A computed fold for a 260-nucleotide part of an RNA from a Thermoplasmatota archaeon, annotated as large-subunit ribosomal RNA, domain VI. The coordinates come from a structure-prediction model, not an experiment, and the mean pLDDT is 83.

Context: one part of a larger RNA
RNA sequence: UUCGGUGCCUGACGGGAAGGGCCCUUUAGUACGAGAGGAACAAGGGCUCGUGGUCACUAGUCUACCAGUUGUCCGACAGGGCAAUGCUGGGUAGCCACACCGCAGGGGAUAAGGGCUGAAAGCAUCUAAGCUCGAAACCCUCCUAGAGACGAGGCACCAUCUGAGGACACCCGUACAAGACGGGUUUGAUAGAGUCCGGGUGUAAGCAUCGAGGUUCGCCGAGAUGUUCAGCCCAGGACCACUAACAGUCCGAACCGCAG
Numbered sequence: 001u002u003c004g005g006u007g008c009c010u011g012a013c014g015g016g017a018a019g020g021g022c023c024c025u026u027u028a029g030u031a032c033g034a035g036a037g038g039a040a041c042a043a044g045g046g047c048u049c050g051u052g053g054u055c056a057c058u059a060g061u062c063u064a065c066c067a068g069u070u071g072u073c074c075g076a077c078a079g080g081g082c083a084a085u086g087c088u089g090g091g092u093a094g095c096c097a098c099a100c101c102g103c104a105g106g107g108g109a110u111a112a113g114g115g116c117u118g119a120a121a122g123c124a125u126c127u128a129a130g131c132u133c134g135a136a137a138c139c140c141u142c143c144u145a146g147a148g149a150c151g152a153g154g155c156a157c158c159a160u161c162u163g164a165g166g167a168c169a170c171c172c173g174u175a176c177a178a179g180a181c182g183g184g185u186u187u188g189a190u191a192g193a194g195u196c197c198g199g200g201u202g203u204a205a206g207c208a209u210c211g212a213g214g215u216u217c218g219c220c221g222a223g224a225u226g227u228u229c230a231g232c233c234c235a236g237g238a239c240c241a242c243u244a245a246c247a248g249u250c251c252g253a254a255c256c257g258c259a260g
Base pairs, nucleotide, nucleotide: 004158005157006156007155008154009153014144015143016142019049020048021047022046023045024044025043026042032037050103051102052101053100054099058097060095061094065090066089067088068087069086070083071082072081073080074079105141106140107139108138113133114132115131116130165251166250167249168248170184171183172182173181190244191243192242194239195238196237197236198234199233200232201231206227207226208225209224210223213220214219
């Protein structure tokens, strides 16, 4: 935006690397050439640079997390603080590249150029009228933004005072500098907690047994084994209303009809 909205579209006008190079195979030891030598059209495969996207795999990171360990402090144990995260070994999600995917094919109209028909100019001539081919360039097909496109568009639905819708507020994130954007708000799985699943680390503390070695002969004792695939933990998934989405507030439309 000449009634106000919600949802879905159209697509004017834009943006895009809608790629570049190299090698190999078939074509083919063919065309060509006396031989020596030696192509191309077309089709297929790969590598690389650039570019756009994605995180299932792989790699990196992972100051979430788990474990080991040194010094020191909290009287000892347990559990911790500090020392670059103290150092070291691993490491999910996320992020990311060394990982993966795309950058293809076709059409239209053309340039230089090649032609057809064909006069001016009884011939000839691609050109004057007409027609046909022809390039990584141009325009479509592809991706993306897009009705402030003031020519302000279309469709469906809702509502017009019994008021459609929106905003604030609240719980959040596929979003994020602030605004904005998106989801949810009990008619609910939006976030947290819990349980389970899936993962990380690697076998907790306590207790029991064994125990190198030491000993003042009373004991002390690193460590090992069992309890224990433990303990601790999770930015993931599912289930589950236990907790919190409560309580609310505000804005909001110029029409028509009927009745009084």
It matches the Rfam family "Archaeal large subunit ribosomal RNA". The sequence was found in a public genome assembly.